[in-house]
Predicted 3D model of a 496-nucleotide part of an RNA (large-subunit ribosomal RNA, domain I) from Ahniella affigens. Rfam family: Bacterial large subunit ribosomal RNA. Its Rfam clan is "LSU clan". The coordinates come from a structure-prediction model, not an experiment, and the mean pLDDT is 85. The organism belongs to Ahniella, within Bacteria. The full RNA is in RNAcentral, with records from Rfam.
Context: one part of a larger RNA
RNA sequence: CGCAGACGGUGGAUGCCUUGGCGGUCAGCGGCGAUGAAGGACGUGGCAGCCUGCGAAAAGCUUCGGGGAGUCGGCAACAGACUUUGAUCCGGAGAUGUCCGAAUGGGGAAACCCACCGCGCAAGCGGUAUCUCAAUCUGAAUACAUAGGGUUGGGAAGCAAACCUGGAGAACUGAAAUAUCUCAGUACCCAGAGGAAAAGAAAUCAACCGAGAUUCCCCCAGUAGUGACGAGCGAACGGGGAGCAGCCCAAAAGUGCAUUGUGUUUUAACAAAAUGGGAUGGAAAGCCCAGCCAUAGAAGGUGAUAGCCCUGUAUGUGAAAGGGCACAGUGCAUGAAAUUGAGUAAGGCGGGGCACGAGAAACCCUGUCUGAACAUGGGGGGACCAUCCUCCAAGGCUAAAUACGACUGACCGACCGAUAGUGAACCAGUACCGUGAGGGAAAGGCGAAAAGAACCCCGGUGAGGGGAGUGAAAUAGAACCUGAAACCGUCUGUGU
Numbered sequence: 001c002g003c004a005g006a007c008g009g010u011g012g013a014u015g016c017c018u019u020g021g022c023g024g025u026c027a028g029c030g031g032c033g034a035u036g037a038a039g040g041a042c043g044u045g046g047c048a049g050c051c052u053g054c055g056a057a058a059a060g061c062u063u064c065g066g067g068g069a070g071u072c073g074g075c076a077a078c079a080g081a082c083u084u085u086g087a088u089c090c091g092g093a094g095a096u097g098u099c100c101g102a103a104u105g106g107g108g109a110a111a112c113c114c115a116c117c118g119c120g121c122a123a124g125c126g127g128u129a130u131c132u133c134a135a136u137c138u139g140a141a142u143a144c145a146u147a148g149g150g151u152u153g154g155g156a157a158g159c160a161a162a163c164c165u166g167g168a169g170a171a172c173u174g175a176a177a178u179a180u181c182u183c184a185g186u187a188c189c190c191a192g193a194g195g196a197a198a199a200g201a202a203a204u205c206a207a208c209c210g211a212g213a214u215u216c217c218c219c220c221a222g223u224a225g226u227g228a229c230g231a232g233c234g235a236a237c238g239g240g241g242a243g244c245a246g247c248c249c250a251a252a253a254g255u256g257c258a259u260u261g262u263g264u265u266u267u268a269a270c271a272a273a274a275u276g277g278g279a280u281g282g283a284a285a286g287c288c289c290a291g292c293c294a295u296a297g298a299a300g301g302u303g304a305u306a307g308c309c310c311u312g313u314a315u316g317u318g319a320a321a322g323g324g325c326a327c328a329g330u331g332c333a334u335g336a337a338a339u340u341g342a343g344u345a346a347g348g349c350g351g352g353g354c355a356c357g358a359g360a361a362a363c364c365c366u367g368u369c370u371g372a373a374c375a376u377g378g379g380g381g382g383a384c385c386a387u388c389c390u391c392c393a394a395g396g397c398u399a400a401a402u403a404c405g406a407c408u409g410a411c412c413g414a415c416c417g418a419u420a421g422u423g424a425a426c427c428a429g430u431a432c433c434g435u436g437a438g439g440g441a442a443a444g445g446c447g448a449a450a451a452g453a454a455c456c457c458c459g460g461u462g463a464g465g466g467g468a469g470u471g472a473a474a475u476a477g478a479a480c481c482u483g484a485a486a487c488c489g490u491c492u493g494u495g496u
Base pairs, nucleotide, nucleotide: 001495002494003493004492005491006490007489008488009487015481016445017444020416021415022413023412024411025410026409027408028407029405030404031159032158039100040099041098042055043054044053046078049075050074051073061094062093063092064091065090066089070082071081072080105114106113107112115128116127117126118125119124130156131155132154133153134152135151136150137149138148163194164192165191166190167189174181178228204211205210215242216241217240218239219238225233226232246397247396248395249341254334255333256332257331258330259329260328261327262326263325264324265323266322267321269317270316271315275290276289277288278287291308292307293297299311300310301309346370347369348368349367350366351365352364353363356382377392378391379390380389381388432439433438452480455467456466457465458464
């Protein structure tokens, strides 16, 4: 040194576990904000670093309910207190709520600096941004006036997950190149609204029979079409369903807000059945024996696997106070524009939308130029004309069926189980990186219970270890469950 065996070290795979995730179902809810939001800064405890809570009234104050023995949030003790004269805790309502932030007295390098006015002895309190609407007072050039200015009152602003409507609008890509075309009216940007939005009561379809607002789903159908007839794009009629609701223009259907009443629901909770013994074991819920309950054998916990030990569960009961919803009543607002729709319909030119790329291209919108009729009228039925049928534009409102999920609750999973599952099971959008936009980790497990090793010894008043003790176990000792492999040793045997 090789090989083999035994025993270790290192390392942290594997197994088991789950506080965290992922996906969904159902229900609720769908906004917050100048009465100062979302989000922060700084404070706040007996000692106080971080998290949580709270705001100079600062882990809290008041009150109304619930509840009934412990409590003073967590890491995490110590000291000192509170509590059956009902604390802590849970729920409703209220008070307080520094500074920044739309931030709004002016400024500003956010959490800071500097003012004016009024009230007050003082401490201090209140007001002072902009735009807009209304009322009102003033008021130039310029006589009346108007512009402008002031005051008072109301509103707006900013944030938020997707869904919605409108405005504006790509390219990569595909066409195996590429220009029309496609991707796509997608992405991105902007404006605005609501719990939904939008649409909506036929100048609609149909076909000589008839239907009867809109929206959504399944068919019709990858059909008819459209298309460098390429790539592709792609209906409608009709049928079946979901859901149904109709109205108004000298004043309505309805909608919103406030308020009253009735009902219902929600925001704390309460009661809640039935098991004992034996052996094993550290421990019984497992085994053996003998019982019981069940409108409760969902689930979780308890020293191993518990219907009857605990929390619960089925079921029943419950609200002083606040909220939601429904119905009814009242008030206010909205609807609200228009005396039935004229610079409209229609036409020319140029575009756009319709599944339809100018095409035989109807229909809809309109930048521009023209420009009717008036129900004895007008539009449509895919060029156009006639007949016939059908409807009445150029005014307005309208629930439901539909879309979405930031948030709340309950439940589910042939979803993950710590290199997985969220980036994040752990003080994570943290540490760290970057001027910045931005990028972005690693890191879970002693034990049933800390019983977390008193005391002794070696050692630097060490680190670490040896005894002793605890424990079922300490090769469970905090570098802590299990503890694979690579890698490194010790001993024995054997070979050279």